[in-house]
C1' cells in the first nucleotide's frame, strides 16, 4: 500500500491479491567472549656494562630448538566442567560478586605403543677423560582433535629419528687512562654428596680441606656500548664508531616471578620508590629511548603527511586483515653530483667613477650596438617502467604450464613535442709578510684589526670608506673537532759532555742478553696446503640512470685466526764435548785502600819564672783591644788539643764519597809471570741490600788553633756586609740518626773493533860486563793529533768514533721540584712528584760590534815639568731666572751661553699697545679710464683723506685704432704668512778627528753568521814601509800634488832700489849691482857617511847645506755616528690663517733687576804710574756720498779750510823699548768705576737708548777658596795698527807686524783617541741589563674552626612482591572407592632469601668557608743595588 470487520471485486459462501507478529533453518556481515597462533620478530635508544660485553678462533662426548624440510608410526573409546548469556546485586568509577544454563582443535582418565626414556645384563668399535656409538635381550613408563566438503581431498593433532634455522654455555688469544689505587679474597679457592637447570659449573646447600688472584699489575677509581667499518696517513700509525650492517645492554626507577620452543617480556603481569592525572576520599589509572606531535633545554636538527602499488613479516586453507616495518612525498644549500645565469662581434677606447706628475691612467670589449642559440624557469600538448602475484578457464597424477583478465601511493612526476623571449637567476671573502691581489680618503696608540709576527701616536698598500685587484662561485667567510704537516713520544723513525736528560757509588733477587763442536726435538722461524676472515665498504673491470653523484654484476683484497703437511739454517729446550769469556791455585811486585793500638818532632795557645821598658797590635788610613798592676820582645821549665811542612809530582790507592808524620797488629782490592785445576760457572741488573763529602740533630767527653751567631771599633746617604779587635755554638773523639752536593769527567755499567807521536807510575821479557842506555810487551795516568763524529765548541784507543747487550733519564718557558696524598726522619728536612693560571718564548754553541772600576801595546799641552790665566773686585757682553702690555725668536754638557747678530736711537723688527686696509705692501692674468712723471694746499701722531697746478712721451696704423711701459678703479683665480712640524725634507753646518781608519773583486776557511786579505815580526805622524803569511789585487782616506814663508838664480826694472855724481829731500842725473817688488825656475831625495837592524824597512850619529828627516805655517775633514743644529738665510711636502696667524702707520720694547753663570777689558802697581826729552824702528790693510796733508783756532774732542791721491806714487800711520827725573809701598802721583757741570760729533731726531772731550768727583780692588783654562818656539807673554760690519756707535770678531821667554826626567796616575786580545746574561749597545722586599688593582690555587651535597661498600633493624620449602586451619568437579574416605589442587598460616625503606661508624669525590700562605699578571710607584765586565768583596 492493499486487505480481513467496513471496504472493492465477484459473489452471496469461500476465496483471490496482499500484508504481518512468532518460531524454526540456512548464508552475509558486524561485534563480546571460548580456544589457536603471533604479541620473544619487525621498530627504538646507548643509561649501564673494562665483562666471555664485544671480535677472532675452537668446544660442546655438557645442550634445548615453535613454525619449515626429510622419512616412519599412530589418530581407539570415554568423562567432568566452564566463558559468552540468564537473573539478582555491590561500586563515583575502575572492576567486581551470588545463583543458574551450555560447547569445543580448551580440560581430564582409560587403552594400545617403540628406533622414545629408565633399570640390568652380553657382545664389538671409536675416543682427549668424564664416556660415546653400534647390535641385542628382560622389565617398567608415556600418545593423540579434530575441522571443511556430497565426495575426491585436503588443513590440522600424537609418538619417535634426522635435516636445517636459531639459541645457551664453555675454552685460547685480543680488547682506554691512574701505582698520588699495592696488596685483595670466606662460597673464597677446591674436594664429597644432594639439590637445582636444557645444559656444565659454588650455580645453590651441608660436611672437609686452606687455599685462590697478584709487579706479565690484582684490588680500587675513573672513562666507555663492541666490531666490519670511517677520517687522515707515503706507511706505520693516530682520531673515532653518526648512517648501513652484525652482536650486546636497556625500556619511568629497583626487585620479582607466571605463561611460553623461546622471556624474566617497550606498547604482558605483581610489588616497592618517584612524578603525572581522576575521585563521590573509600579508591582508581599512566609510561613516546615505536611514527608523527608538544612543551622545556640547547649554538642546533624536520610533517599530527601518503600507501599498503613493490619488498619483507604475523594469522588464515585461501580471499584477504593486520603492519608508523617500508615504500613514497613534504621541510632542511646538511653534505656530494651536475647545470644556468648567455654566446660571438664591437674603440667615439663613450658617460659615470677612482686616482693623476693635469698629459693622462685605469675601471675597459667591459657596457652601449649588431648577430645568434634557448640549457633552466613560464605556458601549452602528450606521457611512462616499476606489475609480478592473484582471480577465472583449459590442460595435467601432481609439480606445474598456457591463455584471458585485475591491482600503483609516488604521479599528470620523470620523460617527450612545441611556443615566447637575453628576456626571469652572483654573490661572499680577501689584497702588511706567511698568501694569490694596491691606490685615495678619514682617523690620530682614538676607533678599532690580529691565525702567527704585528698594525694605529697627522703622510696608515695592516683600521674604517670608496675605486681598483686576487680568490672560489650558489655558495663563501667563521667557529668547534679530529688527523696531517710534527722525526714535536721517534716499531718504521729521536735523544742524554755544554740545549731538556747518566741514578752519588756498589753488591745483588727476578727479569733481559749471552762463547766453540756435534747430535737429537721441532716451541719460535721458513714454505705448501685446507678451513674461516658474513654482507656492504675498498681497490680493479664492466654494466644502468642523456653525464656525474648515486646503483647493480663480476673479480681481487681483508695484511688475521685455526688445522694439517714439510723444512731444520738461525734462536730456543735436551744430551754431549771444548778453553779462547770468567774462576781457582803457585810464584813475585807497587801503593797516602780500611780498621784498631802505640810513638814523635816543628808550630800557635795558655801557666810560671828570668833579662828588659813603653809601647805592642792592627789598617788604605785608623779605631776598639793588650799594656806601667810591666805588656810586645826575648831566655828556661811546664800544660794542652789539634793538624802532620820538606819529601809532593795532571804521582799512587780506592766502588764512589775520599784516603798524606812514624811504628805495630789484623785486613780487602789491583798488577805480572806461569799451559796445574773447573769447563760458560758470564754480562747488566727495576724491586731490594750495604756504602755515602761538609753542614746538621741525639747522648757522653774534649776544647789549642780557626771560627756562623753575637759584641765592639771602622768604613757609608745608610752598611743589620767586605776590613779590624774579640767570641760561642760547631771543627776533634766515641755511639747512634739524617741521606744530601756544582757527590762533576756536568760524560751509566760491560764486551769487541779502528793511524800515529810524546811524557809518567808499576811489572815482565830481550840485548848488553852492566843497576844506565836501548828494543819490545801487560796495566795505570797525561798531553798532542787523523780518519770519523758533533749545531758548534770540542772528543779522538781513558770516544762524545764503528758496533752489541741492559739498566736509568728526557719531551717549551714560568708556576715548581712547589702543594696535596704517601713513604723514610727526634728534628731540620728527605724521597716520589701534579694541576690551575700565565708567557712566545726560555735555552745551547759560535759571530760581528759595543762596554769592563780587565790584560798588551801606541798616541795626544793627556797627564808630568813650566810661563801666563779664569774663579775674588769694578766694568762690557750673553745667558738663565725674575718682571713685563711687549721685554720676538732660535742655540743648551764637551759641540749653547762677545752663539745666528760683520754693529736694536727711528728703520731693522719677526714682539706690545693704539689707529687703519681688504685682490691686499708683492707676483700673473682679464675689464674699463689714465701717459709716466713732477710741484703743491688742507686735516691727522701718521697711515691716510680730500684738493690745486704742470706734463701729454715711445712703436705701429688701413688714421677708426692697436701695441708696449707705467698708474688708477672693478671682477675674481689668486697674493701674503719670520705661523707649526729639522722627529716628513733638500741643502749648508757643528762633533768624534786630520784621529788612521772604511771597504770591495776574485780566490780560500766555515753548515751558517762570518772570518782571511786588514793578523803576525818590526818601523812610523800614518793600514807609512818592509819581511812573512791562502791569499792576491783594488778603492775613498795617509802622503805628495796647491798657496803661503825660509835660501839661490834668470828675467823685468815704475810709482821701488843706490854701489857713482848731485841735493835740504832718491831730489835730479845715472844705472839695475843690491834690497824690493812679481814671473819662472833651482833647491831636500834619508841622497851621501858610519853605526844598529834581519843584508830590510828604518833609526841613531855625522858631513855637506839657507833649510835634514811631513823645514814651519794653510787649504784639503774616509765610511759613517749624534732622528746633533738649521721650516727664522735659501728651497720645500703637509697641516692651519684668509676682513687675518696678512698689509701699513706712530709710539713703545728687544736695553727692564733681589739674584745665578760663562766669557772678556781694566786693575791691584816699582821689570811700574807720571813729565820730559830727543828722535827713532813696522807689516798688514782701507780709502770718492771716500781717506785727507801743509795750515790756522781750540786744554781737548773737534771746526775752518783744502794740497795730493781711484793710489808699491797721496792720506790714514805706530806703540811698547830707549834717554833722564820724579814718584819710596801708600788704598798711594796705584785704580780709574760711579756722579756732576760744560762742550764736540754723527743723525729728521741722542728723554728712554750713542760715542768722544775738558774740568771736577775718586768706588770697589793690595794677586783672588774649591776648582779650573790656554800654551812645547819666533811660541807663551806683552806693546800697538788696520779691516769688515757701520749715517753713528766694540773691551766683541777677523787680520798685521814689534819686543820676545821657561821647561818637558818621563808615561805610574786623569781625560780623549787608535790596534790586539779577554770577558759578558748588553746590541736603543754600561745614561745599557737586571734583582727582591714594600704599596695598589685582578686571577687562579693551597692551608683553614667547619658547614652542604654526591657516588660506592660494610654492619644492624624492617620486610613488600614472588619462588622453594613447611603446614591439615578452609575449600574442593574429572581419577580411586559402594560408602566413609583418599589422591591431588587451591586459599590460608609459618619459615629461608628478598628490593626499596631505616639506623650507625668510617673511608671517598666534590662544592663552599671568617681568616691566611706563597704564585701569577698589570708604560712610566717606594727602598736599596744582588747578579752579568775581576759587576767594583770572582
Nucleotide at each position: 500500500g492493499c486487505u480481513u470487520c467496513u471496504u472493492g471485486c465477484u459473489u452471496c459462501u469461500u476465496g483471490c491479491a496482499u500484508c504481518u507478529a512468532a518460531c524454526u533453518u540456512c548464508u552475509a556481515g558486524a561485534u563480546a567472549g571460548u580456544g589457536g597462533c603471533g604479541g620473544a620478530c619487525g621498530g627504538g635508544u646507548g643509561a649501564g656494562u673494562a665483562a666471555c660485553g664485544c671480535g677472532u678462533g675452537a668446544g660442546u662426548a655438557a645442550u634445548c630448538u615453535g613454525c619449515c624440510c626429510u622419512a616412519c608410526a599412530g589418530u581407539g573409546g570415554g568423562g567432568a566442567a566452564u566463558a559468552a548469556c540468564g537473573u539478582c546485586u555491590g561500586g563515583a568509577a575502575a572492576c567486581g560478586g551470588a545463583c543458574g544454563c551450555u560447547a569445543a582443535u580448551a580440560c581430564c582418565g582409560c587403552a594400545u605403543a617403540a628406533c622414545a626414556u629408565a633399570a640390568u645384563g652380553a657382545a664389538c668399535u671409536g675416543g682427549c677423560a668424564u664416556c660415546a656409538g653400534u647390535u641385542u635381550a628382560u622389565u617398567a613408563u608415556c600418545a593423540a582433535a579434530g575441522g571443511a566438503g556430497a565426495a575426491a581431498u585436503u588443513c590440522g593433532c600424537u609418538g619417535a629419528a634426522g635435516g636445517a634455522u636459531g639459541a645457551g654455555c664453555u675454552c685460547g688469544c685480543g680488547u682506554c687512562c691512574g701505582a698520588u689505587u699495592a696488596g685483595g679474597u670466606a662460597g673464597u679457592u677446591g674436594g664429597u654428596g644432594a639439590g637445582g637447570u636444557a645444559a656444565u659449573g659454588g650455580c645453590u646447600c651441608a660436611c672437609c680441606a686452606a687455599g685462590c688472584c697478584c709487579g706479565c699489575g690484582a684490588u680500587c677509581g675513573g672513562u666507555a656500548g663492541c666490531c666490519g667499518g670511517a677520517c687522515u696517513g707515503a706507511g706505520a700509525g693516530g682520531u673515532u664508531g653518526g648512517c648501513c650492517g652484525g652482536c650486546c645492554a636497556c625500556a619511568u626507577u629497583g626487585g620479582g616471578a607466571c605463561u611460553g620452543a623461546g622471556a624474566c617480556a617497550c606498547g604482558g603481569c605483581c610489588c616497592a620508590g618517584a612524578c603525572u592525572c581522576c575521585u563521590a576520599c573509600g579508591g582508581g589509572a599512566g609510561g613516546c629511548a615505536g611514527c608523527a606531535g608538544u612543551g622545556g633545554g640547547g649554538g642546533a636538527u624536520a610533517u599530527u603527511g601518503c600507501a599498503c602499488a613493490a619488498u619483507g613479516g604475523a594469522g588464515g586453507a585461501a580471499a584477504c586483515u593486520c603492519u608508523g616495518a617500508u615504500g613514497c612525498a613534504g621541510c632542511g644549500a646538511c653534505g656530494c653530483c651536475g647545470c644556468g645565469u648567455g654566446a660571438g662581434g664591437g674603440a667615439a677606447g663613450a658617460a659615470g667613477g677612482u686616482c693623476u706628475u693635469c698629459g693622462g691612467a685605469u675601471u675597459g670589449u667591459a657596457a652601449a650596438c649588431c648577430u645568434u642559440u634557448g640549457u633552466c624557469u613560464u605556458c601549452a600538448g602528450g606521457g611512462a617502467a616499476g606489475a609480478a602475484c592473484g582471480g577465472u578457464g583449459a590442460c595435467g597424477a601432481a609439480a606445474g604450464u598456457c591463455a584471458c583478465u585485475c591491482u600503483g601511493a609516488c604521479g599528470g612526476u620523470a620523460c617527450c613535442u612545441g611556443a615566447g623571449g637575453a628576456g626571469g637567476a652572483a654573490g661572499c671573502c680577501a689584497c702588511g709578510g706567511c698568501u694569490a691581489a694596491c691606490u685615495a680618503c678619514g682617523u690620530g696608540c682614538c676607533a678599532g684589526c690580529a691565525g702567527c709576527c704585528g698594525c694605529g701616536g697627522u703622510a696608515a698598500u695592516a683600521c674604517g670608506u670608496a675605486g681598483g685587484u686576487g680568490g672560489c662561485a650558489a655558495g663563501c667567510g667563521u667557529u668547534g673537532u679530529c688527523c696531517g704537516g710534527a722525526a714535536u713520544u721517534a716499531c718504521u723513525g729521536g735523544g742524554u759532555g755544554u740545549a731538556a736528560g747518566g741514578g752519588g757509588u756498589g753488591c745483588g733477587c727476578a727479569g733481559g742478553c749471552g762463547g766453540g763442536g756435534c747430535a737429537a726435538u721441532a716451541a719460535g722461524u721458513u714454505g705448501g696446503a685446507u678451513g674461516u676472515g658474513a654482507a656492504a665498504u675498498a681497490c680493479c673491470c664492466g654494466g644502468g640512470c642523456u653525464c656525474a653523484a648515486c646503483u647493480c654484476g663480476g673479480g681481487u683484497g681483508c695484511u688475521g685466526c685455526a688445522u694439517u703437511c714439510a723444512a731444520a739454517a738461525c734462536u730456543a729446550u735436551u744430551g754431549u764435548u771444548c778453553u779462547u769469556g770468567a774462576g781457582u791455585g803457585a810464584a813475585g811486585u807497587a801503593g797516602a785502600g780500611g780498621u784498631a793500638g802505640g810513638c814523635g818532632g816543628a808550630a800557635u795557645u795558655c801557666c810560671c819564672g828570668g833579662u828588659g821598658u813603653a809601647g805592642c797590635g792592627g789598617u788604605g788610613a785608623a779605631a776598639u783591644g793588650c799594656g806601667u798592676a810591666g805588656a810586645u820582645a826575648u831566655c828556661g821549665g811546664g800544660a794542652g788539643g789539634a793538624a802532620c811542612a820538606c819529601c809532593a809530582g795532571u804521582g799512587g790507592c780506592g766502588a764512589a764519597g775520599g784516603c798524606g808524620g812514624c811504628c805495630u797488629a789484623c785486613u780487602g782490592g789491583g798488577c805480572u809471570u806461569u799451559u796445574a785445576c773447573u769447563g760458560a760457572c758470564g754480562c747488566u741488573g727495576a724491586g731490594g741490600c750495604a756504602c755515602g763529602a761538609a753542614a746538621g740533630c741525639a747522648u757522653g767527653g774534649g776544647u789549642a788553633g780557626c771560627a756562623a751567631a753575637c759584641a765592639g771599633g771602622a768604613u757609608u746617604a745608610g752598611a743589620u756586609a767586605c776590613c779590624c779587635u774579640g767570641g760561642u755554638a760547631g771543627u776533634c773523639c766515641a755511639u747512634g740518626c739524617u741521606g744530601u752536593a756544582a757527590a762533576c769527567g756536568a760524560u751509566g755499567a760491560u764486551u769487541g773493533c779502528u793511524a800515529g807521536g810524546u811524557g809518567u807510575g808499576g811489572g815482565g821479557g830481550g840485548a848488553c860486563u852492566g843497576a844506565c842506555c836501548c828494543c819490545u810487551u801487560c796495566c795505570g795516568u797525561g798531553c798532542c793529533g787523523g780518519a770519523g763524529u758533533u749545531a758548534a765548541c770540542a772528543c779522538a784507543a781513558u770516544a762524545a768514533g764503528c758496533a752489541a747487550u741492559c739498566c736509568a733519564c728526557c719531551u717549551g718557558g714560568g708556576g715548581a721540584g712547589u702543594a696535596c696524598g704517601g713513604c723514610c726522619g727526634c728534628a731540620a728536612g728527605g724521597u716520589u712528584g701534579a694541576a690551575a693560571c700565565u708567557c712566545a718564548a726560555a735555552g745551547g754553541a759560535a759571530u760581528u760590534g759595543a762596554c769592563g772600576g780587565g790584560g798588551g801595546c801606541c798616541c795626544g799641552c793627556a797627564c808630568a815639568a813650566g810661563c801666563a790665566g779664569u774663579g775674588g773686585a769694578g766694568u762690557a757682553u750673553g745667558u738663565g731666572g725674575u718682571u713685563u702690555a711687549a721685554u720676538u725668536c732660535g742655540a743648551a754638557g764637551c759641540a749653547a751661553c762677545g752663539c745666528g747678530a760683520a754693529g736694536a736711537a727711528c728703520c731693522u723688527u719677526a714682539c706690545c699697545a693704539g689707529g687703519u686696509c681688504u685682490u691686499g705692501a708683492c707676483a700673473u692674468c682679464c675689464u674699463a679710464a689714465g701717459a709716466a712723471u713732477c710741484c703743491u694746499g688742507u686735516a691727522g701722531a701718521g697711515a691716510u683723506a680730500c684738493g690745486g697746478g704742470a706734463g701729454u712721451g715711445c712703436c705701429u696704423u688701413u688714421c677708426g685704432g692697436g701695441g708696449a711701459a707705467c698708474u688708477u678703479a672693478g671682477a675674481g683665480a689668486c697674493a701674503g704668512g719670520u705661523g707649526g712640524u729639522g722627529c716628513a725634507u733638500g741643502g749648508u753646518u757643528g762633533u768624534c778627528g786630520u784621529c788612521a781608519g772604511c771597504u770591495c773583486g776574485u780566490g780560500u776557511c766555515g753548515u751558517g753568521u762570518g772570518a782571511u786579505g786588514u793578523u803576525g815580526g818590526g818601523u812610523u805622524a800614518a793600514g807609512u814601509c818592509c819581511c812573512g803569511c791562502a791569499a792576491c789585487g783594488a778603492g775613498c782616506g795617509c802622503a805628495a800634488c796647491c798657496c803661503u814663508u825660509g835660501u839661490c838664480a834668470a828675467u823685468a826694472g815704475u810709482u821701488g832700489c843706490u854701489a857713482c855724481a848731485u841735493u835740504a829731500a832718491g831730489u835730479u842725473g845715472a844705472g839695475c849691482a843690491c834690497u824690493c817688488u812679481a814671473u819662472u825656475g833651482a833647491g831636500a831625495c834619508u841622497g851621501c857617511c858610519g853605526u844598529u837592524g834581519a843584508u830590510a824597512a828604518a833609526a841613531c850619529g855625522g858631513a855637506g847645506g839657507a833649510a835634514g828627516g811631513u823645514g814651519g805655517g794653510g787649504a784639503u775633514g774616509a765610511c759613517g755616528u749624534c732622528a746633533a743644529a738649521u721650516c727664522a738665510u735659501c728651497a720645500u711636502g703637509c697641516c692651519c690663517c684668509u676682513u687675518a696667524u696678512g698689509a701699513c702707520c706712530u709710539g713703545g720694547g728687544c736695553u727692564a733687576c733681589a739674584c745665578a753663570c760663562g766669557u772678556a777689558c781694566u786693575a791691584c802697581a816699582a821689570u811700574g804710574g807720571c813729565c820730559a826729552u830727543u828722535a827713532a824702528c813696522a807689516g798688514a790693510g782701507g780709502g770718492a756720498a771716500g781717506c785727507a796733508a801743509u795750515a790756522u783756532a781750540g786744554u781737548g774732542a773737534u771746526a775752518u779750510g783744502g794740497a795730493g791721491c781711484a793710489a808699491a806714487c797721496c792720506c790714514c800711520u805706530a806703540a811698547a823699548a830707549a834717554u833722564g827725573g820724579u814718584c819710596u809701598c801708600a788704598g798711594u802721583u796705584c785704580g780709574g768705576a760711579u756722579u756732576g757741570u760744560a762742550g764736540g760729533c754723527u743723525g729728521a731726531a741722542a728723554c728712554c737708548c750713542g760715542c768722544c772731550u775738558a774740568c771736577a768727583u775718586g768706588a770697589a780692588g793690595u794677586u783672588g777658596g774649591a776648582a779650573u783654562u790656554g800654551c812645547u818656539a819666533g811660541u807663551a807673554a806683552u806693546c800697538g795698527c788696520g779691516g769688515a760690519u757701520c749715517a753713528g756707535c766694540a773691551u766683541g770678531c777677523c787680520g798685521c807686524g814689534g819686543u820676545g821667554a821657561a821647561u818637558a826626567c818621563g808615561u805610574u796616575c786623569c781625560c780623549g783617541g787608535g790596534c790586539c786580545u779577554u770577558g759578558u746574561a748588553c746590541a736603543c749597545a754600561c745614561c745599557g741589563c737586571c734583582c727582591g722586599u714594600c704599596a695598589c688593582a685582578c686571577c687562579a690555587u693551597g692551608a683553614g674552626a667547619g658547614u652542604c651535597g654526591g657516588a660506592a661498600a660494610c654492619a644492624c633493624c624492617c620486610g613488600a612482591a614472588g619462588u622453594c620449602g613447611a603446614u591439615a586451619g578452609u575449600g574442593u568437579a574429572a581419577c580411586c572407592g559402594u560408602a566413609a574416605g583418599g589422591a591431588g589442587c587451591a586459599c590460608g598460616u609459618c619459615g629461608c632469601c628478598g628490593a626499596a625503606g631505616g639506623u650507625g661508624g668510617g673511608g671517598u669525590c666534590g662544592a663552599u668557608g671568617a681568616u691566611u700562605g706563597g704564585g701569577g699578571u698589570g708604560a712610566a710607584g717606594u727602598c736599596g743595588u744582588a747578579a752579568c765586565a775581576a759587576g767594583g768583596u770572582a
Small-subunit ribosomal RNA from a metagenome, 1434 nucleotides, folded computationally.
RNAcentral holds the sequence, with entries from SILVA.